The part of an RNA shown here (small-subunit ribosomal RNA, 5' domain) has 504 nucleotides and comes from an uncultured prokaryote.
Context: one part of a larger RNA
RNA sequence: GAAUGAACGUUGGCGGCGUGGAUUAGGCAUGCAAGUCGUGCGGAAAGGCUCCUUCGGGAGUACUCAAGCGGCGAAAGGGAGAGUAACGCGUGGGUAUCUACCUUGAGGUCCGGGACAACCGUUCUAACGGAUGGCUAAUACCGGAUAACAUCUCAGGAUCAAAGGUGUGAUUCCGCCUCAAGAGGAGCCCGCGUCCUAUUAGCUUGUUGGUGGGGUAAUGGCCUACCAAGGCGAAGAUGGGUACCGGGUGUGAGAGCAUGGCCCGGCUCACUGGGACUGAGACACUGCCCAGACACCUACGGGUGGCUGCAGUCGAGAAUCUUCGGCAAUGGACGCAAGUCCGACCGAGCGACGCCGCGUGCGGGAUGAAGGCCUUCGGGUUGUAAACCGCUGUCGAAGGGAAGGAAAUGCUUAGGGGUCAUCCCCUAGGUUUGACCGAUCCUUGGAGGAAGUACGGGCUAAGUUCGUGCCAGCAGCCGCGGUCGAACCGUGCUAACGUUGUUC
Numbered sequence: 001g002a003a004u005g006a007a008c009g010u011u012g013g014c015g016g017c018g019u020g021g022a023u024u025a026g027g028c029a030u031g032c033a034a035g036u037c038g039u040g041c042g043g044a045a046a047g048g049c050u051c052c053u054u055c056g057g058g059a060g061u062a063c064u065c066a067a068g069c070g071g072c073g074a075a076a077g078g079g080a081g082a083g084u085a086a087c088g089c090g091u092g093g094g095u096a097u098c099u100a101c102c103u104u105g106a107g108g109u110c111c112g113g114g115a116c117a118a119c120c121g122u123u124c125u126a127a128c129g130g131a132u133g134g135c136u137a138a139u140a141c142c143g144g145a146u147a148a149c150a151u152c153u154c155a156g157g158a159u160c161a162a163a164g165g166u167g168u169g170a171u172u173c174c175g176c177c178u179c180a181a182g183a184g185g186a187g188c189c190c191g192c193g194u195c196c197u198a199u200u201a202g203c204u205u206g207u208u209g210g211u212g213g214g215g216u217a218a219u220g221g222c223c224u225a226c227c228a229a230g231g232c233g234a235a236g237a238u239g240g241g242u243a244c245c246g247g248g249u250g251u252g253a254g255a256g257c258a259u260g261g262c263c264c265g266g267c268u269c270a271c272u273g274g275g276a277c278u279g280a281g282a283c284a285c286u287g288c289c290c291a292g293a294c295a296c297c298u299a300c301g302g303g304u305g306g307c308u309g310c311a312g313u314c315g316a317g318a319a320u321c322u323u324c325g326g327c328a329a330u331g332g333a334c335g336c337a338a339g340u341c342c343g344a345c346c347g348a349g350c351g352a353c354g355c356c357g358c359g360u361g362c363g364g365g366a367u368g369a370a371g372g373c374c375u376u377c378g379g380g381u382u383g384u385a386a387a388c389c390g391c392u393g394u395c396g397a398a399g400g401g402a403a404g405g406a407a408a409u410g411c412u413u414a415g416g417g418g419u420c421a422u423c424c425c426c427u428a429g430g431u432u433u434g435a436c437c438g439a440u441c442c443u444u445g446g447a448g449g450a451a452g453u454a455c456g457g458g459c460u461a462a463g464u465u466c467g468u469g470c471c472a473g474c475a476g477c478c479g480c481g482g483u484c485g486a487a488c489c490g491u492g493c494u495a496a497c498g499u500u501g502u503u504c
Stems, first nucleotide, its partner, number of pairs: 001504004006500005013358006019351002026314003030311003035072003040069002043065002047063001048061005079269003088194008097186003102182008110144004119134006150159003164174002195241003202232003207229008244266004248259004271292005294305004322348001324347003330344001331342004361391004371382004395449001397444005404437002410431009452493005457478003463488005473480002
C1' cells in the first nucleotide's frame, strides 16, 4: 500500500447493488417451513342448493368435501461444517451394476375370490391412546388363464404380468403390465495429486493371499469355514496434532504465499449412540424402533419432545438483523384440468458492514464589520469567509400520474390442420392475473432539512500562544516530558475518519 463476513471510538443527509451468528454442532417458548388427487374407492363431518317441518330438525343433491382406504410426493428443495488426512475431494480412466417420473420402439390389458379401515355397536384409560363384535368399496390384496425379442436350462423343456377411470353421437383422453433402447441420475474399482510432527520407528491376525459357501443391484475378507504365511514401512508405515474438499478469493510484476465467508459442484451431519423397515431411491433434518442425557405434562399407573429450516428467545461473546408481505415472477410436488401447497423463491424491514453514485448550494460582495487568535501595539490573521444583493432547485419533504417487471395459463371469437367433429393441435384477435418495485413526468414550497474526523518533532503534508514542569502524561519506530493538555491557525481524507485484529 492492498484486502476483510470484521470489532471499537467520534460523527452521520440520500440512493443503488451486495452482505450480516465467524464464539456454545450450547439450550429452546410460539407460529409457519410438504403436501396433493373426488377423473382410483366406499362415503357425507361442515358449508351451498332444493324440498318437507311440530321451527327442535329431517330428507335429497354431489356444487363441495372433514376423517378414512388408495396413488404419487415426502430421499428434492432448505440448513450446518461436528466428524473426516480418506478413493473424502480434484483430475483422468474403468464396469461386475441399479434406475421411479420422462422419451422412443414392440407386444398385452382375460376370468374370478376373500378381506381390512371408514361406518354402526360394546368397552378400557387422567391423558396419549387402545381392545372387541358386525357391515363394506377400490387403480388396495390374492388365485387362475394367457407368455415372448424376458428368465432358467441338461437346449427336451420349465417359469413369470396387468386396473381401471373419464367422456363425445363416435374411433377420445388419462392410465395399467411385460420387454428392449435412450436420456439424466446413482453405486463400485483404479492411476496421479492433496497440511504439520521422527522429542511417534516399527505396524498388522480377517491381518495378506487362495478354495468352497453366504450376502449384495453389483466386484471384493464384505461375511464365514478350511488352507498357506503373508501384507505395509525412512520415497516416512503406525501413532499424535490440525483441517470438510474443489471452482475460486486476497495479495503479488510474476513465481509464490495465505485463504475456502457469500455463489456453484461434491462430501458429511441432523439431541448423543445403535438398528433396521418402507421404497426406484434412505439406513431417512420436521418417518419408525431401542438405549442415554436433557426438558415438559401427569389422576404417579404412564406419556410427550428434538430450530445445524424461516422468523424469534435465553446464554456465552468484541460481535452479527424482522416472531414482516406474497405465490405476481422463476422453480418444485400433486392433479386431465381449474387449481392447491411451498419461510424454496421473489420482495419489503433493520445495520455506513462493504463497494459505487449524489448532495450539503451557485454568482456577486471590502471602509477587509464584529468576535476569536497572535502582536515588535504599528498591525497581522481567520477572510470573500460572513452579513448583504441576485439566482438555481439536484437530493430530501408533501400531493398526484405512469411505461415496464406479464410470458404463459384459463375463458371467448375467427381461420387452418388431424378423413367428418362440439374433441385435439397450431395461428391471430379480445379478455383475465402485480406481493413488491418503479425508469420517468407534473404540482407546492424554499437555501431552506444535510460535515465530520485524524493529524501538525523526524519518518510524513501541516506551527504559534497558554497551562503543566522527569509530574500529569504521550508513543507505530526513533524516543519525548520543548513531542503531554487547551485554544487559534493549518494539513490530509471526507459521509465518513481514526484505532485494533488478521493476510499478502
Its Rfam family is "Bacterial small subunit ribosomal RNA".